[in-house]
This record gives sequence, structure tokens and C1' cells, in this order.
RNA sequence: AGACGAACACCAGCGCCAGACCCCCGGCAUGAGCGAUGCCGGCGGGUGACGAGGCGGAGGUUCAUCGAAGUCUUCGGCGGAUGCCUCCCGGCCCGGCACGGUCGUGAUCGAACCGACAAACCCCACCGGCAACGGUGGCCACAAAGCGGUUCGAACGUGUCGCU
Repeated sequence: AGACGAACACCAGCGCCAGACCCCCGGCAUGAGCGAUGCCGGCGGGUGACGAGGCGGAGGUUCAUCGAAGUCUUCGGCGGAUGCCUCCCGGCCCGGCACGGUCGUGAUCGAACCGACAAACCCCACCGGCAACGGUGGCCACAAAGCGGUUCGAACGUGUCGCU
């Protein structure tokens, strides 16, 4: 690199790291010594988004929904992404067609009301690492929304064809 086979159906706050911060090692300086502090070095290490929610196809584009946190480095950068735009396809707005509008297969918009076992955190236990830190299990509380439900209101236009 290619091919084959098996398993899983959990997949985007998802992946990565050169700034920054932290740890380790070596050197230098301050220093009686230890410690500590500062600086330099390292084809050394670590941190670098907690869930909820979101996918018709193609192309384009970039800070593309909602809250949580014992307080925010979840900073900064890069890539990607279900967002957005255009076209196609499809649904809906009176029977058909075209246009227009608005959506995406539970497929029009708006408003009001209602709703939710969230996870990290905390705590306990264990494992790995000199360390920074990482992993696993258990218990447990608390959200919001463009998510779910109910009700109400509104869109019901232009041209043309058909029927009455």
C1' cells in the first nucleotide's frame, strides 16, 4: 500500500498542538549550604470543551443552536462539523401545472403554555506515571434551547387548465 474476514452501530464541544501555562532533566546566576527565584537548553512530557441538540443530494462558505462549571486555558491556533447560501430533488400553502413563499422526509410560519433521570463537577474506590497529569468504576444534585408536547392564530397569492 492492497485485499479479505470479524466485531460494534456509541460519531462533531469532534480531532490535533507550534503560542501560553504546568511538570521533569541539564546548565548558568543570586546564594555559606539547603531551599527558593530568575534565565537558557530539550527532534522531553502534560493541559488544551461538560453534556443536550442538529444530517435529502451537490457545490460554496465560516466565531454554525442551547445551556452547565466553586470562576472559566472550555484561552490562543489549525483541521473538521449536521449551520448558512445557491442549484437539484422532495413536502406543504385550493383540484392539476408553472411561478412565488417556506421547509427537509415526523418536511409552512408565528405566539403562548407545559415538559425533561444531562454530563462533567463534588464525594468514594482503584489503576498508570518521578511528576505535571491521565484512565476506570460507583453514588449523587442542578439546566436551557432553533429539543419534545398542547393550544391558538396566520399563509390559502399570480397566471393557466379542468370540473361544478
Annotation: GlmS glucosamine-6-phosphate activated ribozyme aptamer from an Actinomycetota bacterium, 164 nucleotides, folded computationally. Its Rfam family is "glmS glucosamine-6-phosphate activated ribozyme aptamer". Rfam classes the family as a riboswitch. Rfam's curators write: This entry contains a glucosamine-6-phosphate activated ribozyme that is found in the mRNA for GlmS. GlmS is an enzyme that uses fructose-6-phosphate and glutamine to generate glucosamine-6-phosphate. The ribozyme catalyses self cleavage of the glmS mRNA that is thought to regulate GlmS activity. The sequence was found by an Rfam model in a public genome assembly. The source organism's lineage runs through Bacteria, Bacillati and Actinomycetota. The prediction has a mean pLDDT of 77.